[in-house]
Context: one part of a larger RNA
Formats: sequence, C1' cells, structure tokens
RNA sequence: CACCGCCCGUCAAGCCAUGGGAGCCAGUAGUACCCGAAGUCGCUGACCUAACCCGCAAGGGAAGGAGGUGCCUACGGUAAGACUGGUGACUGGGACUAAGUCGUAACAAGGUAGCCGUAGGAGAACCUGCGGCUGGAUCACCUCCUU
Repeated sequence: CACCGCCCGUCAAGCCAUGGGAGCCAGUAGUACCCGAAGUCGCUGACCUAACCCGCAAGGGAAGGAGGUGCCUACGGUAAGACUGGUGACUGGGACUAAGUCGUAACAAGGUAGCCGUAGGAGAACCUGCGGCUGGAUCACCUCCUU
C1' cells in the first nucleotide's frame, strides 16, 4: 500500500489461565468429651526391710519399700465445625491465535451527528425514551485577535 480504507460485536474452531459449583479426597491447627501407658508428686501402706533410736532378748519406733489410690498427662478414640491444598458433572466471563459465519455499530454530516449518565428493549454490533456535553458538519449573524 491512503474509502476497493479503517473498524465493532454475537456465533464457530484451537489454546491458556481463572471465578462459581452438588460433592469427593488429603492435610493442618484448635475446641468439647471418652480412654489413659510410663513417670514425678500427694495420700495410704494390715505385707516386707541389714544400717538409725529404745531394748539383754522377743519386740517396738523412725525411715524406706512392694502393693493400692488420686492429680497432671503422651498416644488413641468420638463429635461438630474452622483453615489449606487437590479433584469435580456442569457453568460464567477473560486473554491470545494471517486468511471461518452473521451483519455494519463507530471513524466523512459514516449516510438517524457523536458521546456521557440513566431506564426499558433486542441474534449481535446495538435500538428507543429522558437529561446533559461539543471533543458536531453545513448555512446565516454578532464580538474579539492577527496580517
């Protein structure tokens, strides 16, 4: 490569990440309750004991032990949740990809000027109503500036 231009959206194809999602799986930390090993400590200790005390002795006392029991408590279990990750039929939009489909919304007065806000509607770009803006062309007039 200059209107045989530019350009918008739906739909179709491919690919990527992502939101929702009945659920399913795994993990993490905690809560309530149940169970409760070992161990320290407390209580008990009719059974046991060389050292200390009394006693000539038998024996008694003190101290300790076996055993019993209580508190704490690891692990484990039950329950309802919390958080994190994975997965999940289906579903929502998004990004990207020379040459697909439908139209032609925007750019010229783009063929209904455009745009903003809002409401309603519609295969899609969009359309319609109301309010606003000129970042609208054309025509006419007015004011100002420069030559």

A computed fold for a 147-nucleotide part of an RNA from Candidatus Kuenenia stuttgartensis, annotated as small-subunit ribosomal RNA, 3' minor domain. Rfam family: Bacterial small subunit ribosomal RNA. For this family Rfam cites "Crystal structure of the ribosome at 5.5 A resolution" (Yusupov et al., Science, 2001).